[in-house]
RNA sequence: CGCGGGGUAGAGCAGUCUGGCAGCUCGACGGGCUCAUAACCCGUAGGUCAUUGGUUCAAAUCCUUUCCCCGCAA
Numbered sequence: 001c002g003c004g005g006g007g008u009a010g011a012g013c014a015g016u017c018u019g020g021c022a023g024c025u026c027g028a029c030g031g032g033c034u035c036a037u038a039a040c041c042c043g044u045a046g047g048u049c050a051u052u053g054g055u056u057c058a059a060a061u062c063c064u065u066u067c068c069c070c071g072c073a074a
Base pairs, nucleotide, nucleotide: 002072003071004070005069006068007067010026011025012024013023020057028044029043030042031041032040050066053063054062
C1' cells in the first nucleotide's frame, strides 16, 4: 500500500439491513427489606451515537472526509 470487521452511558453490547421517542445487562447513587451486611425489590443519574460535510420534514442509521482499534494478505 490492498481487503474485511469495528468505534453507541463507567464496563460489555444491541439498535443500522427496512431513516421516525437512544436501549439492554452489569456497575454507580438514593430508597425499601434486615439487628447488620450480602442477596432481593423500587427508583434516579449518566450519551456532542469517533470525526467532517451533505441528503432529508426528520440521520446512530443513507452518502462523503478524516482519525483510531482488530484481523487477513503481502

This is a predicted structure of a 74-nucleotide RNA (transfer RNA) from a Clostridia bacterium.
Its Rfam family is "tRNA". Rfam links the family to the GO term triplet codon-amino acid adaptor activity.
Model confidence (mean pLDDT): 84 of 100.